[in-house]
RNA sequence: CCGAAGUGUGCGAGAGAGUAUCAGCCAUGGCGGCUGAUCGCCGAAGGGGCAAGUGGGCUCGGUACCGGUCGAGCCUACCAAUCUCUCAGGCAAAGGGAUCGCACGCCGACA
Numbered sequence: 001c002c003g004a005a006g007u008g009u010g011c012g013a014g015a016g017a018g019u020a021u022c023a024g025c026c027a028u029g030g031c032g033g034c035u036g037a038u039c040g041c042c043g044a045a046g047g048g049g050c051a052a053g054u055g056g057g058c059u060c061g062g063u064a065c066c067g068g069u070c071g072a073g074c075c076u077a078c079c080a081a082u083c084u085c086u087c088a089g090g091c092a093a094a095g096g097g098a099u100c101g102c103a104c105g106c107c108g109a110c111a
Base pairs, nucleotide, nucleotide: 006106007105008104009103010102011101012100013099018039020038021037022036023035024034025033026032040091041090042089046087047085048084049083053078054077055076056075057074058073059072060071061070
């Protein structure tokens, strides 16, 4: 100097499921909002769980014996998701929203 991966911000796109019922409070001309309770749902904020595989330990088998190598089983640690759970969150609009695109910033791997 280049600038991967990661990350932040802005803009754009972005699904699903009850504008549920009852009570209380707030505000309003009205629409509405919050809290609690009850039943029904959603998965794409976040969070939890699991595979193959890898590492370690133990046991057994095989070898004339020990060890090693090999094979099998058990335990254990690490280990993915758009899978799964539904804790949290959500179920008109708004807001949020995994993820994708573009721009800018931070950081900075390899060469």